[in-house]
Context: one part of a larger RNA
RNA sequence: CUGGGCGUAAAGGGCACGUAGGCGGUCUGAUAAGUCAGGCGUGAAAUCCCAUGGCUUAACUAUGGAAUUGCGUUUGAUACUGUCAGACUUGAGUACAGAAGAGGAGAGUGGAAUUCCUAGUGUAGCGGUGAAAUGCGCAGAUAUUAGGAGGAACACCAGUGGCGAAGGCGACUCUCUGGUCUGAUACUGACGCUGAGGUGCGAAAGCGUGGGGAGCAAACGGGAUUAGAUACCCCGGUAGUCCACGCCGUAAACGAUGGGUACUAGGUGUAGGGGGUAACGAAACCUUCUGUGCCGAAGCUAACGCAUUAAGUACCCCGCCUGGGGAGUACGAUCGCAAGAUUGAAACUC
Numbered sequence: 001c002u003g004g005g006c007g008u009a010a011a012g013g014g015c016a017c018g019u020a021g022g023c024g025g026u027c028u029g030a031u032a033a034g035u036c037a038g039g040c041g042u043g044a045a046a047u048c049c050c051a052u053g054g055c056u057u058a059a060c061u062a063u064g065g066a067a068u069u070g071c072g073u074u075u076g077a078u079a080c081u082g083u084c085a086g087a088c089u090u091g092a093g094u095a096c097a098g099a100a101g102a103g104g105a106g107a108g109u110g111g112a113a114u115u116c117c118u119a120g121u122g123u124a125g126c127g128g129u130g131a132a133a134u135g136c137g138c139a140g141a142u143a144u145u146a147g148g149a150g151g152a153a154c155a156c157c158a159g160u161g162g163c164g165a166a167g168g169c170g171a172c173u174c175u176c177u178g179g180u181c182u183g184a185u186a187c188u189g190a191c192g193c194u195g196a197g198g199u200g201c202g203a204a205a206g207c208g209u210g211g212g213g214a215g216c217a218a219a220c221g222g223g224a225u226u227a228g229a230u231a232c233c234c235c236g237g238u239a240g241u242c243c244a245c246g247c248c249g250u251a252a253a254c255g256a257u258g259g260g261u262a263c264u265a266g267g268u269g270u271a272g273g274g275g276g277u278a279a280c281g282a283a284a285c286c287u288u289c290u291g292u293g294c295c296g297a298a299g300c301u302a303a304c305g306c307a308u309u310a311a312g313u314a315c316c317c318c319g320c321c322u323g324g325g326g327a328g329u330a331c332g333a334u335c336g337c338a339a340g341a342u343u344g345a346a347a348c349u350c
Base pairs, nucleotide, nucleotide: 003322004321005320006319007304008303012318014201015200016199017198021194022193023192025088026087027086028085029084030083031082033081034080035077036076037075038074039073040072041071042070049065050064051063052062053061054060091191092188093187094186095185096183097182098181099180103177104176105175106174107173108172109171110154115149116148117147118146119145120144121143125136126135162169163168206247207246208245209244210243211242215241216240220236221235222234223233258317259316260315261314262313263312266295267294268293269292270291271290272289273288274287275286276285277284299306300305323350324349325348332343333342334341335340
């Protein structure tokens, strides 16, 4: 390489959009490039294989055949693939009528709570722990009442509920805006799927500039604990957490399960629609589409388990794996302000 694989053994790219490429629905006609069949030419000889012969045999060797799976050319075949032309509607999409939603961006608003400030009441403690101490407090704390400031987060609702490609999204209102679902017709007429490179998005932490800073809190200081305690516990506390703009580009970025299409028992919840039966009814029942859970048949699996949301049965396209360590290291290259990221070995060793 072929092959075999990728939920947990090595292995699904963090996610999308999309270029090249690969693959691609139904019917008709043309063509004959692929494909198939025949002919001709060529495919040196030796070797290999078969038959017969020559050395006493064999090795060796001679003659003939086969083979040389290929290439070229030519004559045909036309099912399939391709190409060209024409058509179709079921794939895909558009229009229309409805529907749900923490989908995204910006602006504004609200209440509870913490902290701080001012003032009142009030007096000796408060706080904290396993127990304490550091700490705060007679310069009046804690508690309580009133007023004010400021920042951050949005209790209940809340639900294996919803939305989003993923990361993720949760107070309320307005503006702008993306996607999805259902229904019934009309229209376009294969416009599709995937996607190497590429481009964009991408939690937290971190970085740059400027703001902001209530609470929390790496680092740091102190008190404890302890043999020690660079920890766990306590008192403090700075970056940071927040905002704007710009970087970074990584995560157990997980369903540890790439995307698409088709097919293959059921049962039971739940969310959003449609239809029907029935009806006082928002209830109930039947049915259907889309999503999201649980349990299970066949089948699959090393087992665990998966099971119409497949890890079943198939096809198409991409990514990835090939013993452990060395090592996601070294070197080089690209990117980055840096931190570092991406790509990614070998010696040696078991």